Context: one part of a larger RNA
RNA sequence: UGACGGGGGCCCGCACAAGCGGAGGAACAUGUGGUUUAAUUCGAUGAUACGCGAGGAACCUUACCCGGGCUUGAAUUGCGCAGGACGUUAAUUGGAGACAAUUGAUUUCUUUGGACCUGCGUGAAGGUGCUGCAUGGUUGUCGUCAGCUCGUGCCGUGAGGUGUCGGCUUAAGUGCCAUAACGAGCGCAACCCUAAUUGUUAGUUACCAUCAGGUUAAGCUGGGGACUCUGACAAGACUGCCGUCGUAAGAUGUGAGGAAGGUUGGGAUGACGUCAAAUCAGCACGGCCCUUACGUCCGGGGCUACACACGUGUUACAAUGGGGGGUACAGAAAGCAGCUACCUGGUGACAGGAUGCUAAUCUCGAAAGCCUCUCUCAGUUCGGAUCGAAGUCUGCAACCCGACUUCGUGAAGCUGGAUUCGCUAGUAAUCGCGCAUCAGCCAUGGCGCGGUGAAUACGUUCCCGGGCC
Numbered sequence: 001u002g003a004c005g006g007g008g009g010c011c012c013g014c015a016c017a018a019g020c021g022g023a024g025g026a027a028c029a030u031g032u033g034g035u036u037u038a039a040u041u042c043g044a045u046g047a048u049a050c051g052c053g054a055g056g057a058a059c060c061u062u063a064c065c066c067g068g069g070c071u072u073g074a075a076u077u078g079c080g081c082a083g084g085a086c087g088u089u090a091a092u093u094g095g096a097g098a099c100a101a102u103u104g105a106u107u108u109c110u111u112u113g114g115a116c117c118u119g120c121g122u123g124a125a126g127g128u129g130c131u132g133c134a135u136g137g138u139u140g141u142c143g144u145c146a147g148c149u150c151g152u153g154c155c156g157u158g159a160g161g162u163g164u165c166g167g168c169u170u171a172a173g174u175g176c177c178a179u180a181a182c183g184a185g186c187g188c189a190a191c192c193c194u195a196a197u198u199g200u201u202a203g204u205u206a207c208c209a210u211c212a213g214g215u216u217a218a219g220c221u222g223g224g225g226a227c228u229c230u231g232a233c234a235a236g237a238c239u240g241c242c243g244u245c246g247u248a249a250g251a252u253g254u255g256a257g258g259a260a261g262g263u264u265g266g267g268a269u270g271a272c273g274u275c276a277a278a279u280c281a282g283c284a285c286g287g288c289c290c291u292u293a294c295g296u297c298c299g300g301g302g303c304u305a306c307a308c309a310c311g312u313g314u315u316a317c318a319a320u321g322g323g324g325g326g327u328a329c330a331g332a333a334a335g336c337a338g339c340u341a342c343c344u345g346g347u348g349a350c351a352g353g354a355u356g357c358u359a360a361u362c363u364c365g366a367a368a369g370c371c372u373c374u375c376u377c378a379g380u381u382c383g384g385a386u387c388g389a390a391g392u393c394u395g396c397a398a399c400c401c402g403a404c405u406u407c408g409u410g411a412a413g414c415u416g417g418a419u420u421c422g423c424u425a426g427u428a429a430u431c432g433c434g435c436a437u438c439a440g441c442c443a444u445g446g447c448g449c450g451g452u453g454a455a456u457a458c459g460u461u462c463c464c465g466g467g468c469c
Stems, first nucleotide, its partner, number of pairs: 008469006015460002019423005026315008034306002042053002064301007077123008087106008109114001126290002129288003135284002137279003140275001142273001147186006153162003166177003192267004197235007207224002211222003238261001241255001242253004317416001321375007334363002338357002342353004382413001387408007429452007
């Protein structure tokens, strides 16, 4: 000077408390450990690994295993020599394929020491091999916590201190006052995006009040620029005004006005540093290692195994519910190897036709909700695992190992021990919809979108983490 203390003081945070809903018990999905295996590729491991890298493992991917090929090589680039256009296309034989051999057809470049291809030789390749404790870059975390420093001056022999402390205040080292300090920088805040209000402007593919036409119906048509909406540009919120308290900063008020009130809500933004934290398998890169193999191509298998243990989720255990019928209302996205209206067939997944849309034009249709009927507390008309049969679709191919449909089957489970997690408002809870990846999909995941919509916070003694003295 720090760090630590079952030392003290002050303060904060879904930290506790007050509440609501979960996890821990069941089945399944998924990740991990372990075990197994020819291989179950590799990495991530308290918080800060475990629906994580992976925003798509049937082949490919793929890095792993078995087997079979190649060796200047699958791809890039130079030199020397030799040969030939290259290419396109058809077929046969062998083969699991990669590939090898053979026979045809077509074409016949040109700048002639050229270009391209093949072969031989040579330089160079290639490596998801090792080291994240050699590194760059990027990231997690403390933590969006309020801190971390510097110049000059002053104090101290010096390490250092002061400033940055004290009083009040703030979400904040945010400010005010005081002050051997005076200033400054990185952080805080503001500037950025978005949501909420209004105005101006612009009206097509959006809208339809007035006028006219028109229909079974419909902005359907003429038209309109009002309204909604969509953009662009502005305005608006600053404790600005009022009351009370205070020296001030500021605090406070079911104060006014206002769409919004005291940081308006949300996002982006992450200081100096910490953990030799993570990543050499995104990429880059030093060193080491392999070079007829630790490179590369192909077929098949594996990454999907299964006594078990853990994490994260989904579905439930039912009546605030299950089932049948009727009926209403979104937002944000995506679409040409695509999304598909509509018609027909099928119980259905879907199939066959057909139409619109490169999209405010077409695709386009939500569920919980509401009305009504039924079930009447049961392992049930709850629950849907598992299994059997028959199918649909994608794809060269669904055995290992896809999703979906129909019929049948109908397991555990009657609210979950110790313990533990999330959440303070359009939040929790609950309901569906979309997208990326993607042929298809193991998506119950991830990222978004809207619908319905709570309870509680006395307070800071205690638990955890953090800040200042």
A computed fold for a 469-nucleotide part of an RNA from an uncultured bacterium, annotated as small-subunit ribosomal RNA, 3' major domain. RNAcentral holds the full RNA, with entries from ENA. Its mean pLDDT, the model's own confidence on a scale to 100, is 83.